[in-house]
RNA sequence: GCCCCAGUAGCUCAGUUGGUAGAGCAAUUGCUUCGUAAGCAAUAGGUCGGGAGUUCGAGACUCUCUUGGGGCU
Numbered sequence: 001g002c003c004c005c006a007g008u009a010g011c012u013c014a015g016u017u018g019g020u021a022g023a024g025c026a027a028u029u030g031c032u033u034c035g036u037a038a039g040c041a042a043u044a045g046g047u048c049g050g051g052a053g054u055u056c057g058a059g060a061c062u063c064u065c066u067u068g069g070g071g072c073u
Base pairs, nucleotide, nucleotide: 001072002071003070004069005068006067007066010025011024012023013022019056027043028042029041030040031039049065050064051063052062053061
């Protein structure tokens, strides 16, 4: 230098044909307990890596930049 894959909640990842962004763990509050842990219930947490385009509508499509991983020379 070229090619491929990935970037979504604090962490690990779903999101199948473009139609209101989700799960598990973690966090917070409550219940339970003499107390802690465990268990149960509820709550909060996202400009979906940045920018632009297509579209009535983009996490998903197109272009570009960027970060990480892998391959070729």